Transfer RNA from Hymenobacter algoricola, 75 nucleotides, folded computationally. The same sequence occurs in records of 10 taxa. The coordinates come from a structure-prediction model, not an experiment, and the mean pLDDT is 80.
RNA sequence: GGGCCUAUAGCUCAAUCGGUUAGAGCAGCUGACUCAUAAUCAGCAGGUCACUGGUUCGAUUCCAGUUGGGCCCAC
Numbered sequence: 001g002g003g004c005c006u007a008u009a010g011c012u013c014a015a016u017c018g019g020u021u022a023g024a025g026c027a028g029c030u031g032a033c034u035c036a037u038a039a040u041c042a043g044c045a046g047g048u049c050a051c052u053g054g055u056u057c058g059a060u061u062c063c064a065g066u067u068g069g070g071c072c073c074a075c
Base pairs, nucleotide, nucleotide: 001073002072003071004070005069006068007067010026011025012024013023019057028044029043030042031041032040050066051065052064053063054062
């Protein structure tokens, strides 16, 4: 330098073919249970869907570019 994959909650990841409220587990907080802790159960909170632009009535989803990460090839 070229090609491919990838970016969603604090972490690991889902999300039918674009459709009006983006979810799960773990972690956190509160409560129940317990002499107490853990475990268990119930509830709560937590998101600029990496950034910029485009297409569309409508974009986390499609397209282009940028940035970060990973892999391969070439030098």
It matches the Rfam family "tRNA". On this family, see Hou, Trends Biochem Sci 1993: "The tertiary structure of tRNA and the development of the genetic code". It is annotated as a transfer RNA. The RNAcentral record of the sequence draws on ENA. Lineage of the source: Bacteria > Pseudomonadati > Cytophagia > Cytophagales > Hymenobacter.